Two RNAs folded together computationally: RNase P RNA and transfer RNA, 468 nucleotides in total. Rfam match: Bacterial RNase P class A. Its family is annotated with ribonuclease P activity, tRNA processing and dimeric ribonuclease P complex in the Gene Ontology.
RNA sequence: UGAGUCGCCAGGACGACCGCCGUUCGCCGCUUCCAGCCCCCAUGGGGGAGCGGCGGAGGGAGGAAAGUCCGGGCUCCACAGGGCACGGUGGCGGGUAACGCCCGCCGGUCGCGAGACCAGAGACAGUGCAACAGAGAACAGACCGCCUCGACGGGGCAACCCGUCGCGGUAAGGGUGAAACGGUGCGGUAAGAGCGCACCAGCGAGGUGAGCAACCGCCUCGGCUUGGCAAACCUCACCGGGAGAAAGCCCGAAUAGGCAGGGAUGACGCGGCCCGCGUCGCUAUGACCUGCGGGUAGGGCGUUCGAGGCCGUCAGCGAUGGCGGCCCUAGAGACAUGGUCGUCACCCGCUCUUCGGAGCGGGGACAGAACCCGGCUUACGGGCGGCUCAGGAU
RNA sequence: GCACUUGUAGCUCAAUUGGAUAGAGCAGCGGUCUACGGAACCGCAGGUUGCAGGUUCGAAUCCUGCCAAGUGCA
Numbered sequence: 001u002g003a004g005u006c007g008c009c010a011g012g013a014c015g016a017c018c019g020c021c022g023u024u025c026g027c028c029g030c031u032u033c034c035a036g037c038c039c040c041c042a043u044g045g046g047g048g049a050g051c052g053g054c055g056g057a058g059g060g061a062g063g064a065a066a067g068u069c070c071g072g073g074c075u076c077c078a079c080a081g082g083g084c085a086c087g088g089u090g091g092c093g094g095g096u097a098a099c100g101c102c103c104g105c106c107g108g109u110c111g112c113g114a115g116a117c118c119a120g121a122g123a124c125a126g127u128g129c130a131a132c133a134g135a136g137a138a139c140a141g142a143c144c145g146c147c148u149c150g151a152c153g154g155g156g157c158a159a160c161c162c163g164u165c166g167c168g169g170u171a172a173g174g175g176u177g178a179a180a181c182g183g184u185g186c187g188g189u190a191a192g193a194g195c196g197c198a199c200c201a202g203c204g205a206g207g208u209g210a211g212c213a214a215c216c217g218c219c220u221c222g223g224c225u226u227g228g229c230a231a232a233c234c235u236c237a238c239c240g241g242g243a244g245a246a247a248g249c250c251c252g253a254a255u256a257g258g259c260a261g262g263g264a265u266g267a268c269g270c271g272g273c274c275c276g277c278g279u280c281g282c283u284a285u286g287a288c289c290u291g292c293g294g295g296u297a298g299g300g301c302g303u304u305c306g307a308g309g310c311c312g313u314c315a316g317c318g319a320u321g322g323c324g325g326c327c328c329u330a331g332a333g334a335c336a337u338g339g340u341c342g343u344c345a346c347c348c349g350c351u352c353u354u355c356g357g358a359g360c361g362g363g364g365a366c367a368g369a370a371c372c373c374g375g376c377u378u379a380c381g382g383g384c385g386g387c388u389c390a391g392g393a394u
Numbered sequence: 395g396c397a398c399u400u401g402u403a404g405c406u407c408a409a410u411u412g413g414a415u416a417g418a419g420c421a422g423c424g425g426u427c428u429a430c431g432g433a434a435c436c437g438c439a440g441g442u443u444g445c446a447g448g449u450u451c452g453a454a455u456c457c458u459g460c461c462a463a464g465u466g467c468a
Stems, first nucleotide, its partner, number of pairs: 001390009012344007020060002023057008037048005062366001066377002069375005074244004086240005091105005106120001107118004121235002126233002128229002143174002145170003149166007182200006201225001203222007248301004258292005265281006308327008346363007395467007404420004413451001422438005444460005
C1' cells in the first nucleotide's frame, strides 16, 4: 500500500424565531344540553373539580421504537393426580426470571490465515426412501475382463497356442453413479478374495491417565468391516394448560327489556287549588308509581418505578452476579416530539497552496413509542481499534 | 393493536410420500385456409416456482429468515 476478518462507539452541539403534545402555576370567562364527584350554608346558591382562553415554568422517541420470530412479567379462564395426543428443543458445563438467547469449552466442515458456520442425541428398536445411469443400490451384483473344466473347429513334430459355445469360479481391474460393502504391501491361488500376515483408517468391548462433563491420549482383544437420509415416519431425554391490553377490573345516564311490591283510573293543557272541559294512554295477559338487578353509551383504573439506568468497587477467563453511591427519564383520541436561519464540528467534490492550511459548493441515512421487559432477526449513514494474508521500502 | 392465511407463464389452475425437460386452458406470435377477417388446424415463444440461506445425491415440495397481498377480531 492492497485484500480480508473480528470487535467497539455515538446516532451531531449551541443559539434565535415560529409551531405541536402532556404536566404544573397564576389570571379571566363558562358551568342555561344533561348526568355525576368533594366541601359549606342550606333547597337555592357559593367554592373546588371540570371546560375554554391568555401568560409563565419544566418535560417530550430509537438503536433498531420495526418484523411480531422466541422467552418472561401481568391479567382472566381452565385445572385432584397420572397418561395419551399435539408442538418445540437437542454436544458438554455455566449465566439468567426464562429462552430456540448469551458466555466458556469439545467435536466436525470450510478457509493459507485472522476467523466463520453447524436442528451437533439415536440409522445393530422398528417401518420407509435412494430418480436417471448402471450388470448390480443394501446381508448387492457377473456387462466387459480374468481363470479351471468340457465340447467343436483350426495351427504346430511336440510342449502347446488361437477361436466359438457351454457348466462354473472370481469383486483384483474397466465402466455407471451423489453413493458400489475398508486402504497399501507381501504371501497365497487355476484366477482371485481379510483367505492369512504386517502397517494404517474405522467400529465395538475391556483396562488405564487427564478433565465436573462433552471429549481427548495410551494399551490389549475381537470379527475383519456393520454405508447415507430422522429440517421422512419414528425412538430417547427435557420443556410447554389456553387466551392475550380489543387481556382484565371499577363506576355507570337516558331509552327498551327482566324481576319484586303496590295498583284503577293515570299523564298533560286551561288554573293559585278543587270541580269541570279537552287531548293522549290503559282495561287485570296490568296504564301508571316505587324499588332491585344485568347490559349499552360514557368515564376511570390497568398505564408507565422497572428482572430500571449511570458511576465506582469486589468475585469470575467470560456471560453475569454481590455491595455502595447517585438519578427519575415520553405517554395517548390509533393523530404530539417538528420546521427555518446562523455559528461550530463531521463527510464528499472542485480550486489555490508558503503543504500548516484557506476558499467555494454540496451532504447527514434507516426510520416514529402505544401494557412493560430480556433476546433474536431485518433496515441504515458514518467513526475508531485489534488481528491476519500478500507485495514493497528501510 | 392482536390473531391468521396465501404467493407457480400476462390471467385461471396442475404437478404422486422430495426424483430432474415444472405441465394444461385462455391470451400472445408465426404458418395453413380465405378476396379479407373470424372460427378451425399446425407450430413456436413465454418461468430466478415472491426473495435469500440451509437440510439432502437431488427442493415448487422440508426448515429458517425476509418481502408482498389478503382475511378475521371491539